[in-house]
Molecule: SAM riboswitch aptamer (S box leader)
Organism: marine sediment metagenome
């Protein structure tokens, strides 16, 4: 670097003590202990597995349904919290305003 997902879903108990929610800005979460670590619980179904179809003379790979959660991974406040850049489209008290809908960009996870 590439390719899929990202408005679903899912807490408890221990331990430590001030910050944390990427980044900035806004907004939260935190001495009624927050993040993070451990320990169990759970979610979910990328990945591995299993069946079925498509594709093919057939095999293999690839696609596409779909079951299952013992196995590799994720994840368990808030839409990724929310905006940040453009594009349309509305609404105004007319200001580099406001709402609303797409896509970029960043970031996150998994696969190669």
């Nucleotide at each position: 670097c590439u390719c899929a997902u990202c408005g679903a879903g899912a807490c408890c108990g221990g331990u430590c003590g001030a910050g944390g929610g990427a980044u900035a800005g806004g907004c939260c979460c935190g001495a009624c202990g927050a993040c993070g670590c451990c320990g169990g619980g759970g979610c979910a179904a990328c990945c591995a597995u299993c069946a079925g179809g498509a594709c093919u003379c057939a095999c293999c790979a690839u696609c596409c349904u779909g079951a299952a959660a013992a196995g590799g991974u994720g994840c368990c406040a808030a839409c990724u919290c929310c905006u940040g850049c453009g594009a349309u489209g509305c609404c105004c008290g007319a200001g580099c305003g406001g709402c609303a809908u797409c896509g970029a960009a960043a970031g996150a996870u998994g696969a190669g």